[in-house]
Order: sequence, then structure tokens, then C1' cells
RNA sequence: GCCUCGAUGGUGUAGUGGCCUAGCAUAUGACCCUGUCACGGUCAUGACCCGGGUUCAAAUCCCGGUCGGGGCG
Repeated sequence: GCCUCGAUGGUGUAGUGGCCUAGCAUAUGACCCUGUCACGGUCAUGACCCGGGUUCAAAUCCCGGUCGGGGCG
């Protein structure tokens, strides 16, 4: 330099155009439970890498960029 895969809460991930102002687990906080702790329960907090395009509508499709993994030279 070229090819390819990926980037979603603090962390691990689901979502493949509308049913999702993004779900689950974990984490953190509050409360309940308990003689106390742990376990368990309820509630809350918190995310689509950046820019542009397509579309009535984009986390999702397209282009470029950045970063990371793999391959080739």
C1' cells in the first nucleotide's frame, strides 16, 4: 500500500429500514427482604465511533474518515 471483518450504556452483547425516542446480562445507586451479611425482589442511572448521502423514515443501506482484529505484498 491492497483486501477483509468490526466499532451500540462502565463492561459483555441483541437488534439486518418503521412494530424499538434501542432489548438482555452485568455494573452502580435507592428501596424491600434478613437479627447482620450474602442470595433474592422492585425501581432508577447509563449507549448507536465521526462526517456526508439515499429514503416519507437509517443503529440498520451507500460513500469518505478515524481506530481496532485478520490476511496479502
This is a predicted structure of a 73-nucleotide RNA (transfer RNA) from a Candidatus Aenigmatarchaeota archaeon. It matches the Rfam family "tRNA". Gene Ontology term of the family: triplet codon-amino acid adaptor activity.